Transfer RNA from uncultured Gemmiger sp., 73 nucleotides, folded computationally.
NCBI's taxonomy places the organism under Bacteria, Bacillati, Bacillota, Clostridia, Gemmiger.
Order: sequence, then C1' cells, then structure tokens
RNA sequence: GCUAGCAUAGCACAAUUGGCAGUGCAGCUGAUUUGUAAUCAGCAGGUUGCAGGUUCGAUUCCUGUUGCUAGCU
Repeated sequence: GCUAGCAUAGCACAAUUGGCAGUGCAGCUGAUUUGUAAUCAGCAGGUUGCAGGUUCGAUUCCUGUUGCUAGCU
C1' cells in the first nucleotide's frame, strides 16, 4: 500500500428480504432475613464509533472517515 471482518447500555453479547433496540451480569429501590448473602418483584441506564446519502421509515442498504483484528504484498 491492497483486501476482509468487527464497533450496539458500565461489561459480555443479541437483534437481516429495512418497520417500537433487547438478554445476561453489574447498578438502584422494595420484599424476604436478627443482619449479610442468596432468592423474588420493580426501576434506571443507548445521539447503535463518527459524518453524510437513499427511503415514509436505517443497527440493517450506499459513500467517506476513525479505531481494532486478520490476511496479502
């Protein structure tokens, strides 16, 4: 230099012929307990790496760009 893959909540990851963005752990509140842990119920947490484009509608499609990984030279 070229090619491919990945980027989604604090962490690990889901979500496809484009149609409300979810799960587990962690966190907070309550119940239970003499108390803690465990358990149960509930709550909160997201500009889907960034900037544009297409579309009635984009995590998803297209372009550019940043970071990481792998391969080729």

Its Rfam family is "tRNA". About the family: Transfer RNA (tRNA) molecules are approximately 80 nucleotides in length. Gene Ontology term of the family: triplet codon-amino acid adaptor activity. The prediction has a mean pLDDT of 80.